[in-house]
Molecule: RNase P RNA; transfer RNA
Organism: uncultured Myxococcales bacterium
RNA sequence: GCAGGCAGCCAGGUGGCCGCUGGCUGGCUAGAACAGACAGAGGAAAGUCCGGGCUCCGCAGGGCAGGAUGCUGGCUAACGGCCAGCGGGAGCGAUCCCAGGGAACAGUGCCACAGAAAGCAAACCGCGUCCCUGAUUUCGCAAGAAAUCCGCGGCGUAAGGGUGAAAGCGUGCGGUAAGAGCGCACGGUUUGCGAUGGUGACAUCGCUCACGGCAAACCCCAUCUGGAGCAAGGUCAGGGUCUUUGGACCCAUCGCAAGCGAAAGUUUGGGCGCAAGCCUGAACCGGAGGGCGGCUCGCCCGAGCUUGCGGGUAGACCGCUUGACGGCAUCGGCAACGAUGUCCGCAGACGAAUGGUCACCACUGGCAGCCUGGCAACGGGCUGUCGGGACAGAACCCGGCUUACGGCUGGCUGCUGCU
RNA sequence: GGCGGCAUGGCCAAGUGGUAAGGCAGAGGACUGCAAAUCCUCCAUCCCCGGUUCGAAUCCGGGUGCCGCCU
Numbered sequence: 001g002c003a004g005g006c007a008g009c010c011a012g013g014u015g016g017c018c019g020c021u022g023g024c025u026g027g028c029u030a031g032a033a034c035a036g037a038c039a040g041a042g043g044a045a046a047g048u049c050c051g052g053g054c055u056c057c058g059c060a061g062g063g064c065a066g067g068a069u070g071c072u073g074g075c076u077a078a079c080g081g082c083c084a085g086c087g088g089g090a091g092c093g094a095u096c097c098c099a100g101g102g103a104a105c106a107g108u109g110c111c112a113c114a115g116a117a118a119g120c121a122a123a124c125c126g127c128g129u130c131c132c133u134g135a136u137u138u139c140g141c142a143a144g145a146a147a148u149c150c151g152c153g154g155c156g157u158a159a160g161g162g163u164g165a166a167a168g169c170g171u172g173c174g175g176u177a178a179g180a181g182c183g184c185a186c187g188g189u190u191u192g193c194g195a196u197g198g199u200g201a202c203a204u205c206g207c208u209c210a211c212g213g214c215a216a217a218c219c220c221c222a223u224c225u226g227g228a229g230c231a232a233g234g235u236c237a238g239g240g241u242c243u244u245u246g247g248a249c250c251c252a253u254c255g256c257a258a259g260c261g262a263a264a265g266u267u268u269g270g271g272c273g274c275a276a277g278c279c280u281g282a283a284c285c286g287g288a289g290g291g292c293g294g295c296u297c298g299c300c301c302g303a304g305c306u307u308g309c310g311g312g313u314a315g316a317c318c319g320c321u322u323g324a325c326g327g328c329a330u331c332g333g334c335a336a337c338g339a340u341g342u343c344c345g346c347a348g349a350c351g352a353a354u355g356g357u358c359a360c361c362a363c364u365g366g367c368a369g370c371c372u373g374g375c376a377a378c379g380g381g382c383u384g385u386c387g388g389g390a391c392a393g394a395a396c397c398c399g400g401c402u403u404a405c406g407g408c409u410g411g412c413u414g415c416u417g418c419u
Numbered sequence: 420g421g422c423g424g425c426a427u428g429g430c431c432a433a434g435u436g437g438u439a440a441g442g443c444a445g446a447g448g449a450c451u452g453c454a455a456a457u458c459c460u461c462c463a464u465c466c467c468c469g470g471u472u473c474g475a476a477u478c479c480g481g482g483u484g485c486c487g488c489c490u
Stems, first nucleotide, its partner, number of pairs: 001415004006410005012361007020040003024036003042391001046402002049400005054229004061297004066225005071085005086100001087098004101220002107218002109214003124161002126157005132151001134149006169187006189210001192207006233318004238251005254310007265284008289301004325345002327342006363388011420489007429443003437473001445461005466482005
């Protein structure tokens, strides 16, 4: 110098002018308005992916689901987060990545195409052997016998070929008809038991067992898990409905159309009537829909409910911002973090403030000129000119994760140049 | 602000681990005297980026775009 990797920090400053939001102070009886000084976005305020606080609803009973996480130890209000380790993997290295429980101590499923065979392994070519047919040669007087080769078939085999992402450990020696963990040596993976070390994951050693992959496939095991969200929810005003006049409930409400249901029916009492019948009460039956906030059984309520179209679209305050908060110091801890002290800091809008413009300074890139350091590789300073400053805007509040994005600093690693 | 859903060719869409069906439209060819109809052929970054897996439209994570609900 180039390339890489890790950690930390910053997110321009000052002033003038014009504006915005908030609470405070001032004169005024008070309010509005005015004036004054003060304060006024982020590391991600974002995505809303996790976790918690807070608020409301649920929390008679029985049964069944659903979801999340997954090595060990710790941290924390909690977590799918963080820290420190273990194991595996990538890289020459600094360093980084891993949803990393269970598959020989539960069961099921899948492994397309290709290939002989893809799951209690299999046998296409090949190799070996046996029987048979044929040919040749040798021996023999003959019958026949032996050897070699070709072919069909049976059996054995899993070394070699070939297929595939994956074919039942690798290398060597022995062994065999040919072969094979069939046996042995070394090495690798793995199951169980024991010993030692460690809180533990696990590591080392000895004996032992020995056919894959997929659980971000179903599933099993362990742990956790009620639902909704500040448009939660509350107070006041206004309006409406009901009423036992104490209050309770709703937020508005209205019109049209369609569908489902009740009305129907049965029994019986009462009234009117000459009668047919009409009115009315009770019980049974029937009953859409609703509640028990995942579903269901079960229980309860029950006369209205659902959908579409059109019109209309509504106030103020609280919740609200000082909190598991941040900073600094000391102590404990490898660290995440915790304890103690200090009292330094602190946005609160709701058609939604935190802005605009000008000047100067600082930072930084290119080009040109001048000066200058060093043996060299390579630098430093000044002036002029042309530029640059990213991602992005709080909305109940916190802890994380993820995503977007400009720059600065410091260690570390590899390569290269020069001395 | 909060909550939920969807994305496959120009359009409508099937497909839930193993070659991405089908219809309409479009292009080319056959048939015909010329057309229509019919027949044949062609036309895909499964919204994007990673991960799991031998293998991903499909399973998991992150992002983008669109739609709906609340008063």